[in-house]
């Protein structure tokens, strides 16, 4: 210098202006919305997306229901040891494969329980058997020979060896086919769940009512009309509140233990939260990248334009997977050259 491997990090900055939303304080207890439950207007201060908030794939917290114990079925996991709340995640390590290497990948238990499967080629492919050659036997028959006899020979529950095909030929493979072994798993999910709670309809109870109720007509007394009316209770729905947002498997730093995942101690911090769903719009400027023009020997400078990713919380947390413009830092490998 070139080509790579692994790990970590950032995800535009600043200013102005107009907004949105959570919290706290002040003010107010008046007012507004609502039947109620409950909510709201003003001012000040302050918080306000991500490394993946995503996919919803795995594991948990939490909640409701179910649940004596055991077994079957079903689903999942699979070298060994560990980490963890838990995991199918992660760490270390063994083995196998890939790579010159740094490194990467691995559904990596069992085929002495049973079943199933194997393209093409080949006679034959999971059942055993014989395509070719040699040996042995050899019916009927044929040939040679005067005869004795010899030769050929289909065929074979015989024997030996070899060739050919193929990944594999009575010896194996595949468990990412069923299966077996070991271990784990109750079911559903915040639209969980708990509480408050209308209108309308229906239900139950009580009272009144065909001896005319309620209603209605300019209405005490009269007329019309003709079967309900009134009150209470309880369930569910709309709606509201909680769950739910600072106290947590929490974040940051230092130290200690451990190869490591991780654990412990100490100190500091409080960090989004809606439900027609906030976290934004505009302008300026700087940075970065690209394009065009100009200047300069060059490094580079000036002007103009364009671009600046993937994507956005919805009960919370730990993982995995996937997407991602551009950039930064660290460690290491191989090759080439120079000293």
């Nucleotide at each position: 210098g070139a080509a790579g491997c692994c790990c970590g990090c950032c995800a535009g900055g600043c200013c102005g202006u107009c907004g949105c939303u959570g919290g706290u304080g002040c003010a107010a207890u008046c007012g507004c919305c609502g039947a109620a439950a409950g909510g709201c207007c003003g001012c000040a201060c302050u918080g306000g997306a991500g490394g993946a908030a995503c996919g919803u794939c795995c594991g948990g917290a939490c909640u409701g229901c179910a649940c004596a114990g055991g077994g079957c079925a079903g689903c999942g996991u699979a070298g060994g040891a560990g980490c963890u709340a838990a995991c199918g995640g992660c760490u270390c390590u063994c083995c196998a494969c890939c790579g010159u290497g740094a490194g990467g990948u691995g559904a990596g238990g069992a085929u002495c329980a049973g079943a199933g499967c194997a393209a093409c080629a080949g006679a034959g492919a999971c059942g055993a058997g014989u395509c070719c050659c040699g040996g042995g036997g050899g019916a009927g028959u044929g040939c040679c020979g005067c005869a004795a006899g010899g030769c050929a020979g289909a065929c074979c529950a015989c024997u030996g060896g070899g060739g050919g095909u193929g990944a594999a030929a009575c010896g194996g493979g595949c468990a990412a086919u069923c299966u077996c072994u070991a271990c784990g798993c109750g079911c559903a999910g915040c639209a969980a769940u708990a509480c408050c709670a209308a209108a309308u309809a229906g239900g139950c109870c009580a009272g009144c009512g065909u001896u005319g109720a309620u209603g209605u007509g300019g209405c005490u007394c009269c007329g019309c009309g003709g079967a309900g009316c009134u009150g209470g209770c309880g369930g569910g729905u709309a709606g509201g509140u909680a769950g739910c947002a600072c106290c947590g498997a929490g974040c940051c730093g230092u130290c200690u233990g451990g190869u490591g995942a991780c654990a412990g101690a100490c100190g500091g911090c409080c960090c989004a939260g809606a439900u027609g769903a906030a976290u934004g719009g505009c302008g300026g400027u700087c940075a970065c990248a690209c394009c065009g023009g100009g200047g300069g020997c060059a490094a580079c400078c000036c002007c103009g334009g364009u671009g600046c990713a993937c994507a956005g919380a919805a009960u919370c947390c730990g993982g995995c997977g996937u997407a991602u413009c551009g950039g930064c830092g660290g460690g290491c490998u191989u090759c080439a050259c120079a000293c």
This is a predicted structure of a 339-nucleotide RNA (Bacterial RNase P class A) from Pseudorhodoferax sp. LjRoot39. The RNAcentral record of the sequence draws on ENA. It is recorded under the gene name rnpB.